[in-house]
The RNA shown here (c-di-GMP-I riboswitch aptamer) has 86 nucleotides and comes from Methylophaga sp.
It was read from a public genome assembly, where an Rfam model found it.
NCBI's taxonomy places the organism under Bacteria, Pseudomonadota, Thiotrichales, Piscirickettsiaceae, Methylophaga.
Its mean pLDDT, the model's own confidence on a scale to 100, is 77.
RNA sequence: UGUUUUUGUUGCCAAACUUACCGUGAGGUAAGGUCGGAAAGCCACGGAUCUUCUGGCUGGGUUUUGAAGAUGGCCGGGUUGCAUUG
Numbered sequence: 001u002g003u004u005u006u007u008g009u010u011g012c013c014a015a016a017c018u019u020a021c022c023g024u025g026a027g028g029u030a031a032g033g034u035c036g037g038a039a040a041g042c043c044a045c046g047g048a049u050c051u052u053c054u055g056g057c058u059g060g061g062u063u064u065u066g067a068a069g070a071u072g073g074c075c076g077g078g079u080u081g082c083a084u085u086g
Stems, first nucleotide, its partner, number of pairs: 004086001007083002012037002017032006035073001041079003045076003048071006055063003
C1' cells in the first nucleotide's frame, strides 16, 4: 500500500414522540429526544410501499390508463469513506 475480517468509545448519525415552520398530500427542515445504526455518507438506476392530479366504471365507492411526486432508517444496485483487531 492492497484485499479480507473483528469491534464501535470520550468521536459520528439519530427511529418513535414533542414544538415551530414549509407542502393539497405522502412527507421535509430546525430544535429537543435517543429506538437503533459501521456506511443510518452520497445517487431515485431496478423492485416495493405511499401521496396528489388525471382516465375508466360508479349510488357510496372502486380500479390503476397516464402524469407528477415521497420514502436512501423497506430490499437490491452504483459510488466514496473514519478508527480499531487478526